[in-house]
């Protein structure tokens, strides 16, 4: 240098102007609440006149002929207003909270967000029940929340080799199944040729065929063993609003109980009557929580052979809802093609794809880059 | 989001306890009937069984994996 095994990492950048989306600060505008000051209106104070006014009164005094007048009265009589408290309305002011507007600052797709194949959290349904089936898995041994995942060994197989694949229990419980060819296909009805036997498939050779007697093969054929496993699934669930007729029909049930509790059957347990189940309709097609801090992610040190696992330190990482992450221009990498005066110019294109409760695997689609280790021929130095 | 099915000849479908050459109907081709088309009779072509891999002596069929196409599934009284 060629081909080639196993991983590992990333997977277009920079700038500019416009827009989308979260959160955040501030202002402006609107709305709801709370507080407080004014007014206004109502009930109440009542056993009170007693805190303050104003009327009409009794009494004593004094004027005055007399009608009335003027003082007084902490053992005075009646009303009415303020006051005082509670409730409501307006105002105005401050707070809070939400909704739009503007602007400030920060965040904004993945290694497979993807297929939904396995595993779980989490929620509801008996906190999840016995038994059957149905279902999954299967070599030993670890790891781990769990797994059909991953690691290590071992056994088989491919492959020169670095490796790679393996649904690898049981055919000595049973059942079944083997087209064609073959005398014969699993209960041997035993073909030919030789040999050998008192005799007999007794031996050994052909030929058929994936398999010819091997306690054969087949279990991704039925089935045993052995573990394992309740259901649905964020369109779970709760919660606030709006809004309507369950009209009619048909079956079927009411305690001797229809049917529900989301895969089938039998119990068991509970809920259970203007019910239930089917056909036809009304109605709403909104908002809030669930919701993103996680069994998290990097780096170092230690145990382990390794999956992994402890410690320290550091980061803290999209929450949208028909459903944001983007468009434009300039520049620049990188392939590709054409030209060439070998500097460089032009043209073109940038993979698989797109979050939707969330986590740990697997599996599939991926242009190109970079990088570890490793093996093999066969030149060459 | 989340579940169920489906693929075979050009069209519409059969195909089962895995085994003889994978069928039907339409349609297409060539030939005869006819002056000629129409129809009718014969003969033929025409399939990677949606794709890859695996099990098996042997796969449409059994197994996984992955495409394609179709289709249910809001809530409230």
């Nucleotide at each position: 240098c060629a081909a080639g095994u196993a991983g590992a990492u990333u997977g277009c950048c920079u700038u500019a102007u416009c827009g989308c989306u979260c959160a955040u600060a501030u202002g402006c505008u609107g709305a709801a609440c709370u507080u407080g000051u004014u007014u206004c209106a109502g009930u109440a104070u009542u056993a009170u006149u007693u805190c303050u006014u104003u009327u009409c009164g009794u009494u004593a005094a004094c004027u005055g002929a007399a009608a009335a007048g003027u003082u007084a009265a902490a053992u005075u009589g009646a009303a009415a207003a303020g006051g005082u408290a509670c409730u409501g309305a307006a105002a105005c002011a401050a707070g809070u909270u939400c909704a739009g507007c503007a602007c400030u600052u920060g965040g904004g797709a993945g290694g497979a967000a993807a297929g939904u194949c396995c595993g779980a959290a989490c929620a509801c349904c008996a906190u999840a029940g016995u038994g059957c089936a149905a279902c999954a898995u299967a070599g030993u041994g670890g790891u781990u929340a769990a797994c059909a995942a991953c690691c290590a060994c071992c056994a088989g197989u491919c492959g020169u080799g670095a490796g790679g694949c393996u649904a690898g229990g049981a055919a000595a419980a049973g059942u079944g199944c083997a087209a064609c060819a073959g005398a014969a296909a699993g209960u041997a009805u035993g073909u030919a040729c030789a040999g050998g036997u008192c005799a007999u498939g007794c031996u050994g050779u052909a030929g058929u065929g994936a398999a010819a007697c091997c306690g054969g093969g087949u279990a991704a054929a039925c089935u045993c063993u052995a573990u394992g496993c309740g259901g649905u699934g964020c369109a779970a669930u709760g919660u606030c609003a709006u809004g309507u007729a369950u009209a009619c029909c048909a079956g079927u049930g009411u305690u001797u109980g229809a049917g529900g509790g989301c895969u089938g059957c039998a119990c068991g347990c509970u809920c259970g009557a203007u019910g239930c189940u089917g056909g036809a309709g009304g109605g709403u097609a909104g908002g809030c929580a669930g919701c993103u801090a996680a069994a998290g992610c990097g780096u170092a040190u230690u145990g382990g052979u390794a999956a992994c696992a402890a410690u320290a330190c550091g980061c803290g990482u999209a929450g949208a809802u028909a459903a944001a992450u983007g468009a434009u221009a300039a520049g620049g990498a990188u392939c590709a093609c054409g030209c060439u005066u070998u500097g460089g110019c032009g043209u073109g294109a940038u993979a698989c794809a797109g979050a939707a409760u969330u986590c740990g695997g697997c599996u599939u689609a991926u242009a190109g880059a970079u990088u570890u280790a490793c093996u093999u021929u066969a030149a060459c130095a | 989001g989340g579940g169920g099915a489906u693929g075979u000849a050009g069209c519409u479908c059969a195909g089962u306890u895995g085994g003889c050459u994978a069928g039907a109907g339409c349609g297409c081709u060539u030939g005869a009937c006819u002056g000629g088309c129409a129809g009718u009779c014969a003969a033929g072509a025409g399939g990677u069984c949606g794709u890859c891999g695996g099990u098996u002596c042997g796969a449409a069929u059994c197994c996984g994996a992955u495409c394609u196409u179709c289709u249910c599934c809001a809530c409230c009284a």